[in-house]
The part of an RNA shown here (small-subunit ribosomal RNA, central domain) has 350 nucleotides and comes from a metagenome.
The RNAcentral record of the full RNA draws on SILVA.
Context: one part of a larger RNA
RNA sequence: CUGGGCGUAAAGAGCGUGUAGGUGGUCGUCUAAGUCUGAUGUGAAAGCCCUCGGCUCAACCGAGGAAUUGCGUUGGAUACUGGACGACUUGAGUACGGGAGAGGAGAGUGGAAUUCCCAGUGUAGAGGUGAAAUUCAUAGAUAUUGGGAGGAACGCCGGUGGCGAAGGCGGCUCUCUGGACCGAUACUGACACUGAGACGCGAAAGCGUGGGUAGCAAACAGGAUUAGAUACCCUGGUAGUCCUCGCCCUAAACGAUGGGCACUAGGUGUAGAGGGUAUUGACCCCCUCUGUGCCGGAGCUAACGCAUUAAGUGCCCCGCCUGGGGAUUACGGCCGCAAGGUUAAAACUC
Numbered sequence: 001c002u003g004g005g006c007g008u009a010a011a012g013a014g015c016g017u018g019u020a021g022g023u024g025g026u027c028g029u030c031u032a033a034g035u036c037u038g039a040u041g042u043g044a045a046a047g048c049c050c051u052c053g054g055c056u057c058a059a060c061c062g063a064g065g066a067a068u069u070g071c072g073u074u075g076g077a078u079a080c081u082g083g084a085c086g087a088c089u090u091g092a093g094u095a096c097g098g099g100a101g102a103g104g105a106g107a108g109u110g111g112a113a114u115u116c117c118c119a120g121u122g123u124a125g126a127g128g129u130g131a132a133a134u135u136c137a138u139a140g141a142u143a144u145u146g147g148g149a150g151g152a153a154c155g156c157c158g159g160u161g162g163c164g165a166a167g168g169c170g171g172c173u174c175u176c177u178g179g180a181c182c183g184a185u186a187c188u189g190a191c192a193c194u195g196a197g198a199c200g201c202g203a204a205a206g207c208g209u210g211g212g213u214a215g216c217a218a219a220c221a222g223g224a225u226u227a228g229a230u231a232c233c234c235u236g237g238u239a240g241u242c243c244u245c246g247c248c249c250u251a252a253a254c255g256a257u258g259g260g261c262a263c264u265a266g267g268u269g270u271a272g273a274g275g276g277u278a279u280u281g282a283c284c285c286c287c288u289c290u291g292u293g294c295c296g297g298a299g300c301u302a303a304c305g306c307a308u309u310a311a312g313u314g315c316c317c318c319g320c321c322u323g324g325g326g327a328u329u330a331c332g333g334c335c336g337c338a339a340g341g342u343u344a345a346a347a348c349u350c
Base pairs, nucleotide, nucleotide: 003322004321005320006319007304008303012318014201015200016199017198021194022193023192025088026087027086028085029084030083031082033081034080035077036076037075038074039073040072041071042070049065050064051063052062053061054060091191092188093187094186095185096183097182098181103177104176105175106174107173108172109171110154115149116148117147118146119145120144121143125136126135162169163168206247207246208245210243211242215241216240220236221235222234223233258317259316260315261314262313263312266295267294268293269292270291271290272289273288274287275286276285299306300305323350324349325348332343333342334341335340
């Protein structure tokens, strides 16, 4: 240096942008570094291997050869890789025209419901459960009607529907803004793929500052249940849940499946866009592209299953695994206000 693997057995980094690096389309000319070939020098001797010989044989010893797969110098070859130059358009991108979308940020605004407050009607219960009780109520509750306050979440539409790199995104309107897709031309001319470090984003919970607090609700209190009940059930209830700015950086962050490109039967649904036939027009029907589901063949797989959205067939790049426990650990480093995160062993043991 090399092996075999990573959906479920150990193993895909939570996700992206991108530096170094690795890899890289078509044609031509030059070069000749890699590559191939000839010559030459060197590659000590001994040993190993082959042949011959010497001790009566052998071990042992002597002689010659081969080998030493390497390196240097030099002559040549030019298919491939590299380098230089020129050209190309199919990869990639830009411009133009479109429609779709809970993509993101900010501002404004709407109705239903819960709770609370005020007022009216009204009277003895209400609430809750398996059954109860704690609880609320004659100081008038529950129910019902009208008015008001405030916070949070957006019913129907709503859909194996859509958008986003992932986390995630759902009332309505406006402003700012990212991406993808389709169409027909024009332009740039390999500008590409991946990506160690790095940087950014990153549910919930949690932390700091200041607000806010309707409902819900860790902790906590009480009532039940029970042998007990630090629970499940019930009545309350504070952090929190919401907003602001700043941290934290984890997850069954899952498709438990890294990214890119190419190729490899079909059937059926769905979303967006375009086209064909026909037509006044549209629907139906057929076709193409992009996405998203189900079924299924070859192939693959230990099996389950996957199967043009591959876990099939290949190439390029990154990450990761290497028996179980010890160990999502210790120590140290880095990060954090803390909680902790990240990197990550060994003894010992089976």
The prediction has a mean pLDDT of 88.